[in-house]
This is a predicted structure of a 390-nucleotide part of an RNA (large-subunit ribosomal RNA, domain III) from Parabacteroides sp. The full RNA is in RNAcentral, with records from ENA. Taxonomically the source falls in Parabacteroides (Bacteria, Bacteroidota, Bacteroidia, Bacteroidales). Rfam family: Bacterial large subunit ribosomal RNA. Its mean pLDDT, the model's own confidence on a scale to 100, is 80.

Context: one part of a larger RNA
RNA sequence: GAGUAGCGAAACGGUGGUGAGAAUCCACCGCACCGAAAACCCAAGGUUUCCAGAGGAAGGUUCGUCCGCUCUGGGUAAGUCGGGACCUAAGGCGAGGGCGAAAGCCGUAGUCGAUGGACAACAGGUAGAGAUUCCUGUACUUGUCAUGGAAGUGAUGGAGUGACGGAGAAGGCUAGCUAAGCAUACUGAUGGAAUAGUAUGUGUAAGCAAGGUAGCAGGUAAACAGGCAAAUCCGUUUACCAGUAAUGCGAAGAUGCGAUGCGGAUGGAAAGCUACGGCGAGUACAGAAGUUAGUGAGGCCAGCUUCCAAGAAAAGCUUCUAACGAUAAUUCAUGAUAACCCGUACCGAAAAUGGACACACAUGGGUAAGGAGAGCAUCCUAAGGUGAGC
Numbered sequence: 001g002a003g004u005a006g007c008g009a010a011a012c013g014g015u016g017g018u019g020a021g022a023a024u025c026c027a028c029c030g031c032a033c034c035g036a037a038a039a040c041c042c043a044a045g046g047u048u049u050c051c052a053g054a055g056g057a058a059g060g061u062u063c064g065u066c067c068g069c070u071c072u073g074g075g076u077a078a079g080u081c082g083g084g085a086c087c088u089a090a091g092g093c094g095a096g097g098g099c100g101a102a103a104g105c106c107g108u109a110g111u112c113g114a115u116g117g118a119c120a121a122c123a124g125g126u127a128g129a130g131a132u133u134c135c136u137g138u139a140c141u142u143g144u145c146a147u148g149g150a151a152g153u154g155a156u157g158g159a160g161u162g163a164c165g166g167a168g169a170a171g172g173c174u175a176g177c178u179a180a181g182c183a184u185a186c187u188g189a190u191g192g193a194a195u196a197g198u199a200u201g202u203g204u205a206a207g208c209a210a211g212g213u214a215g216c217a218g219g220u221a222a223a224c225a226g227g228c229a230a231a232u233c234c235g236u237u238u239a240c241c242a243g244u245a246a247u248g249c250g251a252a253g254a255u256g257c258g259a260u261g262c263g264g265a266u267g268g269a270a271a272g273c274u275a276c277g278g279c280g281a282g283u284a285c286a287g288a289a290g291u292u293a294g295u296g297a298g299g300c301c302a303g304c305u306u307c308c309a310a311g312a313a314a315a316g317c318u319u320c321u322a323a324c325g326a327u328a329a330u331u332c333a334u335g336a337u338a339a340c341c342c343g344u345a346c347c348g349a350a351a352a353u354g355g356a357c358a359c360a361c362a363u364g365g366g367u368a369a370g371g372a373g374a375g376c377a378u379c380c381u382a383a384g385g386u387g388a389g390c
Stems, first nucleotide, its partner, number of pairs: 012030006031387004039367004045347002049345001050074006059067002079140002081343004086117002091112003097106003121138005141339010152324002157320005165307004171301003176295005181202007203262002207257003215249003218241007226234002266286002272279002308311001353362002369381004
């Protein structure tokens, strides 16, 4: 220079409390803002920032009794969620092998590698901080053992399945929503409200069971130079039967059980403590209704049409033999028992991630209420969150 620029999009006000000290902390009341977000749940990333008590030097663009700050203590519980003990993709590594002066490069068998496939848990409750993990209730999966029953088992090999694009039209459903009815509470100090009205609520999973709707598949027998060996499997051929059927398989969803449970609007203590305001606590406890109709998805299911750029693999599962086998191996039922390692707090369109900052920027996925509306536009609202650190 200069007590100058600036203090980083934004609505606060009142009363009370705490305190040495309050525009800034806490409580309540009012008002305002977001509401395809400024709400909620995950992933990445961060790595204790989470919760409680205490603090007031620094950080906080002011203040500060407050904090994502400082100190002390506490907090993350799993057979089923995610990952591993399963599988493979791009890609990596790579026994032998090829090449290279060496370092090393390439690559077969193989072995790793999720952003994909496979795979068993739901509802409610609970703390200051964890919950599909704890607790309550009801389930499911795999292994081991015992008892009883059945019956050959069965690849590392063959075959099938797994197994897949975009767009569009229609169908069957469900979530959700709306209305009526029902239940509970209220009758409103001031214009209206009794053939009444207003406010709130009007639910419930996995799993199991029965049925067999939509849809899908022709069935039986014989033969055969194919499927690197074999095959009763797959494939091919033939015959017979059937003919919009029968038969078999059987979706989402609905129904019943689960549930004499749970939850539920509302009502609502006490002991004790106390700065006499309250805290305890909207806790313990009690506990209503729970139907019908409409609407209806970008969700679920099964098909169809159309287009060209023609839309993974392996495990798993099913089946077939090769092979093995009677002291073996398998399977069903019941009962008992076992179930390892890692993650799990918190932020996550953000003051906690990436941007030197408590930065008007950037950041993948899911959920998607009401009125008006074609609509995830827009405006106003719900649930929920917030009033932006002068």